[in-house]
RNA sequence: UGGGGCGUAGCCAAGCGGUAAGGCAACGGGUUUUGAUCCCGUCAUUCCUAGGUUCGAGUCCUAGCGCCCCAGCCA
Numbered sequence: 001u002g003g004g005g006c007g008u009a010g011c012c013a014a015g016c017g018g019u020a021a022g023g024c025a026a027c028g029g030g031u032u033u034u035g036a037u038c039c040c041g042u043c044a045u046u047c048c049u050a051g052g053u054u055c056g057a058g059u060c061c062u063a064g065c066g067c068c069c070c071a072g073c074c075a
Stems, first nucleotide, its partner, number of pairs: 001071007010024003018055001026042005048064005
């Protein structure tokens, strides 16, 4: 420098263009003598950033940023 992949909550992770699942953790409660287990509830108003397309974007397009892989260049 070129090509490819990825970026969604504290962590992992799903998501055919129609207001973001699930698990773990956390918090509140129930059960229990207490704790664990189990059960119920809460938890994304900037889905990496900025633009664009669209009635509507996590999803499509462009640029940028970060991480990973491959190739190349210099030494």
The RNA shown here (transfer RNA) has 75 nucleotides and comes from Methylotetracoccus sp. The sequence is in RNAcentral, with records from ENA. The coordinates come from a structure-prediction model, not an experiment, and the mean pLDDT is 80. The same sequence occurs in records of 3 taxa. The source organism's lineage runs through Bacteria, Pseudomonadota, Gammaproteobacteria, Methylococcaceae and Methylotetracoccus. Its Rfam family is "tRNA". By type it is a transfer RNA.